[in-house]
Molecule: transfer RNA
Organism: uncultured Eubacterium sp.
RNA sequence: UGGUAUGGCCCAGCAGGUAGGGCAACUGAUUCGUAAUCAGUAGGUCAGCGGUUCGAAUCCGCUUACC
Numbered sequence: 001u002g003g004u005a006u007g008g009c010c011c012a013g014c015a016g017g018u019a020g021g022g023c024a025a026c027u028g029a030u031u032c033g034u035a036a037u038c039a040g041u042a043g044g045u046c047a048g049c050g051g052u053u054c055g056a057a058u059c060c061g062c063u064u065a066c067c
Stems, first nucleotide, its partner, number of pairs: 002067004008023004017054001025041005047063005
């Protein structure tokens, strides 16, 4: 000097408009049972603190951790 930080894990969303996907978890169906499959449910103050804005994961500043 540059990059990364978003559910338990891996990632998308970064021309500002109330956050999504896959895996995992749980429930139900199917099965003699398990697995697989199908349907559904829950789970995230977006690393932290401020600023700008009607409104910030997104823009700006500082800090922290990692590369």